[in-house]
Transfer RNA from Boldia erythrosiphon, 72 nucleotides, folded computationally. The sequence is in RNAcentral, with records from ENA.
RNA sequence: GCCCUUAUAACUCAAUGGUAGAGUACUUCCUUGGUAAGGAAGAGGUCAUCAGUUCAAAUCUGGUUAAGGGCU
Numbered sequence: 001g002c003c004c005u006u007a008u009a010a011c012u013c014a015a016u017g018g019u020a021g022a023g024u025a026c027u028u029c030c031u032u033g034g035u036a037a038g039g040a041a042g043a044g045g046u047c048a049u050c051a052g053u054u055c056a057a058a059u060c061u062g063g064u065u066a067a068g069g070g071c072u
Stems, first nucleotide, its partner, number of pairs: 001071007010024004018055001026042005048064005
């Protein structure tokens, strides 16, 4: 220098262009004589960033940034 992959909740990860979800963690409650375990409810997201396409983008296209890998 060129190419590929990844970026989504505090953490680990899903999501076929049509209201963004799960597990763990957190808060409240139930259950117990009290814990642990279990159950119910809740909060928490500029979907890395900037543009483009589209009626509509986390999703498609391009640039940038960051991380990882490959080639020379």
The prediction has a mean pLDDT of 82.